[in-house]
Parts: sequence; structure tokens; C1' cells
RNA sequence: CGGUGGGCUAGGCCGGAGGGCUAGGGGUCCUCUGUUACCGCAAACCCUCUAUACGGUAGGGCCGAAGUUCACGGGGCGGACAGAACAAUCCGUCCCGACCCCGUUCAUCGGUGUCGAAGCCACGUCCCGGUUGGUGGGCGUUGGCGGGCCCUUCGGGGCAACCGCCUUCGCUUGGUGAACCCGUCAGGCCUUGAUCGGAGCAGCGGUAGUCGAGGCGUUCCACGCUUCCGGGGUUGCGGGGUGGAGCCUGAGCGGGACCUCCGGGACGGUGCGGGACGUUCCACCCGAGGACGUGUCCACCG
Repeated sequence: CGGUGGGCUAGGCCGGAGGGCUAGGGGUCCUCUGUUACCGCAAACCCUCUAUACGGUAGGGCCGAAGUUCACGGGGCGGACAGAACAAUCCGUCCCGACCCCGUUCAUCGGUGUCGAAGCCACGUCCCGGUUGGUGGGCGUUGGCGGGCCCUUCGGGGCAACCGCCUUCGCUUGGUGAACCCGUCAGGCCUUGAUCGGAGCAGCGGUAGUCGAGGCGUUCCACGCUUCCGGGGUUGCGGGGUGGAGCCUGAGCGGGACCUCCGGGACGGUGCGGGACGUUCCACCCGAGGACGUGUCCACCG
């Protein structure tokens, strides 16, 4: 002086970038990326620092003269800026087709027509306003006087059934039917010397009531019915008259017409979306450089 090994210390490491925020730098927050390498406290109306800003604070681990740092070149995950081609949608113009008209060809001889085409006329069906009949239902189906009868406070009142009259368009009939309605009243009861007679239950015949069936009437209602009259309407259908030879379907071709609607295409405009090229930032990797540092103790070896 150099090398090896073991210590010590200076020093270094325990991530970085973008967004956001900020006067600006960091952090907690969000995003991207890397290392088998930290932890506690607080921190978005926030925590902290000052261009010497690249976190603050309190601890710990590792490396150890190791390394840290600066910019350059190449690669490269990801981000930012800007934005081409292509392009959804919509608008405009033009063209073609379709629809419409004319002509022509085709169809198993396209279908149909003198057993009567097209066209025309009127009618019916349909609608409106009236009208007529039918069916079903609803409602109605007269009233009075007298006798007589009932009630009676004796003043009168009421009435259906009985009788007689009058009136009305205004009747017929069946069942049931009154403790307290009418008539007739067997038996029994009462009266009498007896006859006559009297009241009167049941029964029978009726009435009020009630349940029906018919007839008649009704400017009440309903009905998917019906007659007739007038009007409306014309896409279809039905039959009638007239008329006297065409009418109709589909496809192809040619020509014409075409405001709009529909289908397709061309051009131009718009540009949902899309993200090339480019610029820039950058984790991480590689390369060769610059700056700071490369110290010290012991042992051994040359």
C1' cells in the first nucleotide's frame, strides 16, 4: 500500500406517479403502478411546510461505508390534450320502382256471357218522421131514492146482502169466507089449558173480505213482431224492367301521367358513436455518465 474477516460510526432505506385541493409544496381522499421491507396519533368547513417548501409528530426495524441524488438515451403499464378515417339519426335534391291511365301479348280455349254482358231505371233490404195491427203487462169495470135492516146519547146516522123503482157504456163466473153481518131456521129452549106464537145455536142460502178466470174499455208502459204513408241514402246484396254484345282476373312488354304517401338508390349537409396520427406526463426496466461520500478500530495474509 492492497486484500480477507469481524466491529463502530457518519450516512442511507422502509416506495413512486397522476388527478383533486392549494398562493404554492406535500399528506389524509380518488386513480395507476412497484417492492416478499414498517407501525401509532390527528388530518377535507382539514393536517403540515415555505421555492433550502417534496409531509407533521411519537416509536421501531434493516443496510452500513454502504449508498443517495441529478439530468441524458432506449424500452414501456397507465394518464392528459387535441382529434383523422369510418360512421347511427335526421334534413334537402335527384333517380328508379310501386300506385293511376292507354295499347299490346300470354293463360289447358284464363274466367264469364243470346239459358242475355256492360250501362240505365225504379223497388226491397238500411235510416228518419208518422201511422196501423198483434203480443205481454198496468189501471178501470156507474150511481141514486124508498121500504127494510143495523147503531142510537132518541137529536139522528149508516147500508153490502132482501123488495120496488129510476139511472149508467159499465158485465159473466169459480173457490174460499165473519164469535162480535143478512135471510131461512131442524133439534132443543121460553110462553099458553091448548093452538098460534117468540127468541134463536147448528145446517143451508147469501154479504163484507180474500184468491182467481174471462169479457169490455183505456191519448199508461214494454216488445227482436206487423200494416200503410212520406222523406233520406246508394258501398254491398236481392228480385223486377229496359238494353242487345261484351265484361272481368293475373303476369310480361311499350308509352303516358305522377302534389302527396310507400319501397330502394345516389349526392350533399348534420355528426350519436369512434378513436388513427400527433404532443405531453409517467410507475417500472436497461444503458452509459455527472455530484456528494467512499471514514474508523482490531486480527490475519501478501
The RNA shown here (Archaeal signal recognition particle RNA) has 302 nucleotides and comes from a Candidatus Undinarchaeales archaeon. It is recorded under the gene name ffs. Of the family's consensus pairs, 97% are formed in the model. Its Rfam family is "Archaeal signal recognition particle RNA". Its family is annotated with signal recognition particle, plasma membrane targeting and SRP-dependent cotranslational protein targeting to membrane, signal sequence recognition in the Gene Ontology. By type it is a non-coding RNA gene. RNAcentral holds the sequence, with entries from ENA. The prediction has a mean pLDDT of 79. The source organism's lineage runs through Archaea, Nanobdellati, Candidatus Undinarchaeota, Candidatus Undinarchaeia and Candidatus Undinarchaeales.